[in-house]
Context: one part of a larger RNA
RNA sequence: AUUGAACGCUGGCGGCAUGCUUUACACAUGCAAGUCGAACGGCAGCAUGGGGGCAACCCUGAUGGCGAGUGGCGAACGGGUGAGUAACAUAUCGGAACGUGCCCAGGAGUGGGGGACAACCAGUCGAAAGAUUGGCUAAUACCGCAUACGAUCCAAGGAUGAAAGUGGGGGACCUUCGGGCCUCACGCUCCUGGAGUGGCCGAUAGCUGAUUAGCUAGUUGGUGGGGUAAAGGCCUACCAAGGCGAUGAUCAGUAGCUGGUCUGAGAGGACGAUCAGCCACACUGGAACUGAGACACGGCCCAGACUCCUACGGGAGGCAGCAGUGGGGAAUUUUGGACAAUGGGGGCAACCCUGAUCCAGCAAUGCCGCGUGAGUGAAGAAGGCCUUCGGGUUGUAAAGCUCUUUUGUCAGGGAAGAAAAGGACCGGGCCAAUACCCUGGUUUCAUGACGGUACCUGAAGAAUAAGCACCGGCUAACUACGUGCCAGCAGCCGCGGUAAUACGUAGGGUGCGAGCGUUAAUC
Numbered sequence: 001a002u003u004g005a006a007c008g009c010u011g012g013c014g015g016c017a018u019g020c021u022u023u024a025c026a027c028a029u030g031c032a033a034g035u036c037g038a039a040c041g042g043c044a045g046c047a048u049g050g051g052g053g054c055a056a057c058c059c060u061g062a063u064g065g066c067g068a069g070u071g072g073c074g075a076a077c078g079g080g081u082g083a084g085u086a087a088c089a090u091a092u093c094g095g096a097a098c099g100u101g102c103c104c105a106g107g108a109g110u111g112g113g114g115g116a117c118a119a120c121c122a123g124u125c126g127a128a129a130g131a132u133u134g135g136c137u138a139a140u141a142c143c144g145c146a147u148a149c150g151a152u153c154c155a156a157g158g159a160u161g162a163a164a165g166u167g168g169g170g171g172a173c174c175u176u177c178g179g180g181c182c183u184c185a186c187g188c189u190c191c192u193g194g195a196g197u198g199g200c201c202g203a204u205a206g207c208u209g210a211u212u213a214g215c216u217a218g219u220u221g222g223u224g225g226g227g228u229a230a231a232g233g234c235c236u237a238c239c240a241a242g243g244c245g246a247u248g249a250u251c252a253g254u255a256g257c258u259g260g261u262c263u264g265a266g267a268g269g270a271c272g273a274u275c276a277g278c279c280a281c282a283c284u285g286g287a288a289c290u291g292a293g294a295c296a297c298g299g300c301c302c303a304g305a306c307u308c309c310u311a312c313g314g315g316a317g318g319c320a321g322c323a324g325u326g327g328g329g330a331a332u333u334u335u336g337g338a339c340a341a342u343g344g345g346g347g348c349a350a351c352c353c354u355g356a357u358c359c360a361g362c363a364a365u366g367c368c369g370c371g372u373g374a375g376u377g378a379a380g381a382a383g384g385c386c387u388u389c390g391g392g393u394u395g396u397a398a399a400g401c402u403c404u405u406u407u408g409u410c411a412g413g414g415a416a417g418a419a420a421a422g423g424a425c426c427g428g429g430c431c432a433a434u435a436c437c438c439u440g441g442u443u444u445c446a447u448g449a450c451g452g453u454a455c456c457u458g459a460a461g462a463a464u465a466a467g468c469a470c471c472g473g474c475u476a477a478c479u480a481c482g483u484g485c486c487a488g489c490a491g492c493c494g495c496g497g498u499a500a501u502a503c504g505u506a507g508g509g510u511g512c513g514a515g516c517g518u519u520a521a522u523c
Stems, first nucleotide, its partner, number of pairs: 001522003005519005012370006018363002020328001025326003029323003034073003039070002042066002046064003049060004080281003090205006098198003103194008111145001113143002120135006151160003165186006173180002207253003214244003219241008256278004260271004283304004306317004334360001336359003342356001343354004373403004383394004409459005417450001422444008467512005472493003478507005488495002
């Protein structure tokens, strides 16, 4: 000088940060990933309309919409933790044998068919979780056929391989009155390129121990085969006998790495909280499925430990998400508000979801700022303490007088953070179209958790606000009393055994100040 600190005494306010460093210990409860009806069949519940009924009420998917279901996208992001890891990681610089949903640019297409399965209905089994039989049905779900600019394979002749529709609007023409048809938007299929992103390889760098000296059989290389998106002993069969190592292999210990942080004049040393990048993990161990992407924190399966339910047959669970609980510990916060902003997912959109995030709450945990009054005031008051009894000191300190009102209290006003989106008008594009849709400009109407907060104005009133450590030397600051090697102090030297500036108290002083000391730790 510093700290994610703790402890003791004390404590007025604000701003900005930070807050389980220990048990990767166990977790009650709530929330943390959904969304789309403009993909689909439908209609459990709600509202509206219609019909019936005197009424209670019943019927009707017709409309808004929508529980459950099929389907799509997302759930691989975001959030947490640092157990493992000394290299499969990280940082920097390079490389070639690769993947890529959504996004961007370009090219080609989007024709014609089929069979199911949920939901639902009727049963059955089970305590439950749930399972099962039969029947009906739709699709942007599934499967063929056709076509193939590109694509893949090839013996260069050829062969193989796609797709899906939905919604808005509409003038002719056709119509079985559903629509066809046209057009626009969003989609779908194939191909090429891009952007971003991910997988892989190499070099270099960064801990300790030799009281660890030899290590290695898929081991090192080759050939054939397999496998992967992709190079490769990645895997396998055969062949060869290699490969690494005192420039420290192997083994053991410790450890997430980096940008950075602290310190220091620097060189260096120590560290890796918060923030950012990468990695690893998700009760413990293992394995794969789906998918563009996982071997997947809030998915599945198996085994194990633990907890819970049970009708004993069988089931359920995983906070190292946000709060919160127990435990451990010197020690670390609310079971809060809002999606208003920023961002993310879904959706044409409206919008929905979002413990990401933005806010509020708690804590002097840190940094910074402000205040606890200002001026005047000598009878140098009283009181305290000391005294050589003359006085000295506390001390302009107080009182008194004159002011001010930061902060606090009360009263009134009161934000920025909010412009996108939506409506209207005028242009432009698209188009058969002055519809629709897209887009530019102008204008208009909304939308704030924080919060009646910040801030501003006014009112009264010195009113609401100072402590902590030290005073032998180092080291700024001294006397009295008590005690008598006792009680005690102490970072080092050392104090204390009857005149203690070193113990305890008081007066006085010194230092810092909403803090001050102590302890721990680093330089």